[in-house]
Context: one part of a larger RNA
RNA sequence: CCCUCGUCAAGGAACUCGGCAAAAUAGUGCCGUAACUUCGGGAGAAGGCACGCCCCGUCCCGUGAACAUUAUGCUUUGGAAGCGGGAAGGGGCCGCAGAGAAAAGGCCCAAGCGACUGUUUACCAAAAACACAGGUCUGCGCGAAACCGAAAGGUGAAGUAUGCGGGCUGACGCCUGCCCGGUGCCGGAAGGUCAAGGGGAGAGGUUAGCGCAAGCGAAGCUUUGAACUUAAGCCCCGGUAAACGGCGGCCGUAACGAUAACGGUCCUAAGGUAGCGAAAUUCCUUGUCAGGUAAGUUCUGACCCGCACGAAAGGCGUAACGAUUUGGGCGCUGUCUCGACGGGGGGCUCG
Numbered sequence: 001c002c003c004u005c006g007u008c009a010a011g012g013a014a015c016u017c018g019g020c021a022a023a024a025u026a027g028u029g030c031c032g033u034a035a036c037u038u039c040g041g042g043a044g045a046a047g048g049c050a051c052g053c054c055c056c057g058u059c060c061c062g063u064g065a066a067c068a069u070u071a072u073g074c075u076u077u078g079g080a081a082g083c084g085g086g087a088a089g090g091g092g093c094c095g096c097a098g099a100g101a102a103a104a105g106g107c108c109c110a111a112g113c114g115a116c117u118g119u120u121u122a123c124c125a126a127a128a129a130c131a132c133a134g135g136u137c138u139g140c141g142c143g144a145a146a147c148c149g150a151a152a153g154g155u156g157a158a159g160u161a162u163g164c165g166g167g168c169u170g171a172c173g174c175c176u177g178c179c180c181g182g183u184g185c186c187g188g189a190a191g192g193u194c195a196a197g198g199g200g201a202g203a204g205g206u207u208a209g210c211g212c213a214a215g216c217g218a219a220g221c222u223u224u225g226a227a228c229u230u231a232a233g234c235c236c237c238g239g240u241a242a243a244c245g246g247c248g249g250c251c252g253u254a255a256c257g258a259u260a261a262c263g264g265u266c267c268u269a270a271g272g273u274a275g276c277g278a279a280a281u282u283c284c285u286u287g288u289c290a291g292g293u294a295a296g297u298u299c300u301g302a303c304c305c306g307c308a309c310g311a312a313a314g315g316c317g318u319a320a321c322g323a324u325u326u327g328g329g330c331g332c333u334g335u336c337u338c339g340a341c342g343g344g345g346g347g348c349u350c351g
Base pairs, nucleotide, nucleotide: 001346002345003344004343005342006341007340008339010337011336014335019332027051028050029049030048031047036041038171052093053092054091055090056089058087059086060085061084062083063082067078068077094098106330107329108328109327110326111325112324113322114321118130119129134169135168136167137166138165139164140163146155147154148153172317173316174315175314177247178246179245182244183243184240185239186238187237188236191235192234193233197229198228202224203223204222205221206220209216210215248266249265250264251263252262275309276306287303288302289301290300291299
């Protein structure tokens, strides 16, 4: 010096990113317990008091002997001793200390997130992530949809729409606005476009033949091929947002000033409703005001100028719950002021 353990004057978080670590609390009985609440809870809330041993007598519970009784053999009934357990009361005794050791909750207030119990990165993350009951949309009528598989076959399911699959949301409470122009999906006996196929108008090559020649040229074979016909799709017409998604700008105006209920104008498919808001979201920002502190970039309550909240990628609340995150307080302490001493084990020195 390191590891580990014990103790400490006065102070008591001044330590530190942060009470990390440590200390403290701790059992049983009784008293007593707030806001809030989904009336279950919150609750072991919080906060108190008692606790050992000896003596006295009392009560309750368990077991139940002798003895008595009954059919005299079990058995029944009465009976209460003894033993065991528990408890209130009275009197006394000792110590610093009686749950005398060990084991054995610290508590409260406020806020965020997630309702909850659960699940997870085996070996750096346990969480506000995942799941979850509940909600909603959607597919599927059974040889179901979906999925695995060249197929046979299988899962779904020896189920049958109160079922099964997929997506989103995530208890509960109050709610969930506007936009269907784009994209997607669904519907649409018309019309436009449109493949192969069908169809063959027509054209070319070849040559029997005709012609003096130029050339013409049947049939066949061959190359090509217009009209017309023709499905889905697309165009088109509608619907649909708990489908993917989206939810404006400028200028002016009130008898101080400021602001603008009001007006004008441009654009849009429609211009963000309720609720919330410097927020797990706020750049400017340590916004401003208030609270708490002697002093507060954090925290709480407000305000609203929302750079860039917002309604099932849900919005806002919410009792209970949480090895969750944040702020404050009481208790308690070697975390600290500020260090000291001691036990054990190493290192180190000597052998």